[in-house]
RNA sequence: GCCACAUCUAGAGGGGUGGAGGGACUGGCCCAGUGAAACCCCGGCAACCAACUUGAGCUUCGGCUCGAGGAGAGGUGCCAACUCCAGCAGGUCGCCGUAUCGGGCCUGGAAGAUGUGGG
Numbered sequence: 001g002c003c004a005c006a007u008c009u010a011g012a013g014g015g016g017u018g019g020a021g022g023g024a025c026u027g028g029c030c031c032a033g034u035g036a037a038a039c040c041c042c043g044g045c046a047a048c049c050a051a052c053u054u055g056a057g058c059u060u061c062g063g064c065u066c067g068a069g070g071a072g073a074g075g076u077g078c079c080a081a082c083u084c085c086a087g088c089a090g091g092u093c094g095c096c097g098u099a100u101c102g103g104g105c106c107u108g109g110a111a112g113a114u115g116u117g118g119g
Stems, first nucleotide, its partner, number of pairs: 002118007013042005021031003025087004043079003048075002052069007083111001088108006
C1' cells in the first nucleotide's frame, strides 16, 4: 500500500530540544516567533483490542459467536476549532432580482482518520 467491519458534534496539555511551518488533498477559514512541524520527558482523555465478571446460543468439549458490565497495572489511539467547514448527489428555506450567482439547514455518499480482522 489492498480488502472487510465498527466508530468519528463527547473527552483530555505542561515542560525541554528545535526554529517555520501546520490543520491529509483542493478551495475556504483558521493556528503559529506570546514559538509551527518533528523528537524527548512527564501528565491526562477515552475504552477499539487483550484480560476480567456475566446472560444467551452453538460445540468436534478444545472452544466459538452474539449481548451486558465494571476496572484501567497490558497493546494501540488521541489531547485547537464537529473529521475545522465545504467538495459529489438529493431535499428544503430565505436573500439578491430575471442572469443566473451566492448562502443557511437536513439526509445520503465520496475521501480521510483510528481500531480490529484478513489476504
Molecule: SAM riboswitch aptamer (S box leader)
Organism: Solirubrobacterales bacterium